[in-house]
RNA sequence: GGCCCGUUCGUCUAGGGGUCCAGGAUGCCUGGUUCUCAGCCAGGAGAUCAGGGGUUCGAAUCCCCUACGGGCUA
Numbered sequence: 001g002g003c004c005c006g007u008u009c010g011u012c013u014a015g016g017g018g019u020c021c022a023g024g025a026u027g028c029c030u031g032g033u034u035c036u037c038a039g040c041c042a043g044g045a046g047a048u049c050a051g052g053g054g055u056u057c058g059a060a061u062c063c064c065c066u067a068c069g070g071g072c073u074a
Base pairs, nucleotide, nucleotide: 001073002072003071004070005069006068007067010026011025012024013023018057028044029043030042031041032040033039050066051065052064053063054062
């Protein structure tokens, strides 16, 4: 250099064109329980889906470019 794969809440992840607000776990915050902490219970906040462009009535999802990470190959 060429080809292929990946990038989604702080972290790990589900979702592969429409199905209320992108769901879950963990962490975080608040309250309850406890003498206190942990644990447990209840509630809450948190991702416009790496960035940009395109296709479409509609894109996290399909296509292109760029960035970053990984693999194969000369």